[in-house]
Predicted 3D model of a 339-nucleotide part of an RNA (large-subunit ribosomal RNA, domain IV) from a seawater metagenome. Rfam family: Bacterial large subunit ribosomal RNA.
Context: one part of a larger RNA
RNA sequence: CGCUGGUUAAGGAACUCUGCAAAAUGACCCCGUAAGUUCGCGAUAAGGGGUGCCUCCGAUGGUUCACGCUGUUGGAGGUCACAGUAAAUCGGCUCUGGCGACUGUUUACUAAAAACACAGGACUCUGCGAACUCGUAAGAGGAUGUAUAGAGUCUGACUCCUGCUCGGUGCCGGUAAGUUAAGGAAGAGGGUUAGCCUUUGGGCGAAGCUCGCAACCGAAGCUCCGGUAAACGGCGGCCGUAACUAUGACGGUCCUAAGGUAGCGAAGUUCCUUGUCGGGUAAGUUCCGACCCGCACGAAAGGCGUAACGACUUCCGCACUGUCUCAACAACAGGCUCG
Numbered sequence: 001c002g003c004u005g006g007u008u009a010a011g012g013a014a015c016u017c018u019g020c021a022a023a024a025u026g027a028c029c030c031c032g033u034a035a036g037u038u039c040g041c042g043a044u045a046a047g048g049g050g051u052g053c054c055u056c057c058g059a060u061g062g063u064u065c066a067c068g069c070u071g072u073u074g075g076a077g078g079u080c081a082c083a084g085u086a087a088a089u090c091g092g093c094u095c096u097g098g099c100g101a102c103u104g105u106u107u108a109c110u111a112a113a114a115a116c117a118c119a120g121g122a123c124u125c126u127g128c129g130a131a132c133u134c135g136u137a138a139g140a141g142g143a144u145g146u147a148u149a150g151a152g153u154c155u156g157a158c159u160c161c162u163g164c165u166c167g168g169u170g171c172c173g174g175u176a177a178g179u180u181a182a183g184g185a186a187g188a189g190g191g192u193u194a195g196c197c198u199u200u201g202g203g204c205g206a207a208g209c210u211c212g213c214a215a216c217c218g219a220a221g222c223u224c225c226g227g228u229a230a231a232c233g234g235c236g237g238c239c240g241u242a243a244c245u246a247u248g249a250c251g252g253u254c255c256u257a258a259g260g261u262a263g264c265g266a267a268g269u270u271c272c273u274u275g276u277c278g279g280g281u282a283a284g285u286u287c288c289g290a291c292c293c294g295c296a297c298g299a300a301a302g303g304c305g306u307a308a309c310g311a312c313u314u315c316c317g318c319a320c321u322g323u324c325u326c327a328a329c330a331a332c333a334g335g336c337u338c339g
Stems, first nucleotide, its partner, number of pairs: 001334001004331001006329003010325002014323001019320001027051005036041001038157001052079012080084001092318002097313002099310002104116002120155007132141003158305001160303002163235003168232002170228005177223003183217002187213001189211004195204003236254005263297001264294001275291005
């Protein structure tokens, strides 16, 4: 000097990102126990009291022929200590928000969470040699299952709900017309040449073979016509207006597929911002309750609530303390110095 454990006057979170760490609580019996609530819970809520040993008097059980032996339990009295769950083991508690319903799962070796999962909800596909997945295939899983089944996607208990928009993209359905591949194909043209003509240079040229063109016919798809948002997504601007002022129920106008409904809101979302008001403090960029001017909430990428639950997270408090004011002491095994 640090490690490990121990004690400490007065104060008691002033420490600090944060009561991190430590302290405190603790067992059993009795009394007692709030808000809220899905009536299960909350709850060991909270908050109190008791506990050793000895004597006496009951109650009740096992065993025994009986005497006894051995348990459980109630009452009364006495007695010692600072201290009777005398050691060890052995919950700190209350209040307020946020998130996630819950028990679970996860980054083996820096993250345990508000992330994942979940029961429940919804949509879509699938009629069985199913859809879907693996495999070149045979084949296998699905499933020795059969739509109350299986697969995919989203949401995530429960309560109350889930608005408007189908113009774009996707998906589903339709098919008159347009477009159109392979393929088919009328027709026209080129090459070649039996033959014919010839001024002997050459020209024309049937059939066949051949070379590329090609009107027209021609499926799905696309165009087109509908549907569909718990499909991907989206959900406005400007101007004026009430007899104080302010505000604007109201009106006008432009644009749009439609202009954000309910609920919530400075939010884990609010830039300006430590917004403003109220509460708590002597003093509060955090917190709680409101307001609404939502830079840039919003309804299954669910919205708003919610009892219970959480090694989650925020704020206040009680208890308690060497966390601190401010440090001190002693112990143990080490380091270090001397030897």